Predicted 3D model of a 121-nucleotide RNA (SAM riboswitch aptamer (S box leader)) from a Deltaproteobacteria bacterium. The sequence was found by an Rfam model in a public genome assembly. The model forms 97% of the base pairs in the Rfam consensus. The coordinates come from a structure-prediction model, not an experiment, and the mean pLDDT is 84.
């Protein structure tokens, strides 16, 4: 790279180099010279793996420990793909309703994809 498992609506920034870019992606919508990305120091958050305690155990529970890594703008920012319920507008049938059809909102469900962390090839 690539595969497999879990998670992803919760948390938690100041400072220094740097000097125009960043949110991965179509669009959207946002941060951004009152200083983006990188990187670097301090500090915090969480607890994914170790550790330590409790437990027969458990794919079970507590503990922030000079351990390993992650994170620290907006829900993985929204959404982009399928499905379902619901409103809404239109067209066409129709006496009118209803159902069909499409778009459009919302609201749930699932899937890509992508971040992380453990483990494999």
């Nucleotide at each position: 790279c690539c595969c497999u498992u879990a998670u992803c609506c919760a948390g938690a920034g100041c400072g220094g180099u740097g000097g125009a870019g960043g949110g991965c992606c179509a669009g959207g919508c946002c941060c951004g010279a009152a200083g983006a990305a990188a990187c670097c120091g301090c500090a915090g958050c969480a607890a994914c793996c170790g550790g330590c305690c409790c437990g027969c155990a458990a794919c079970g529970g507590g503990u922030g420990c000079u351990g390993g890594u992650g994170c620290u703008a907006a829900u993985u920012c929204c959404g982009a793909c399928g499905g379902a319920a619901c409103g809404c507008u239109u067209a066409g049938c129709g006496a009118a309703a209803a159902a069909c059809a499409a778009g459009c909102g919302c609201u749930c469900c699932g899937g890509a994809a992508g971040a992380u962390a453990a483990g494999g090839u």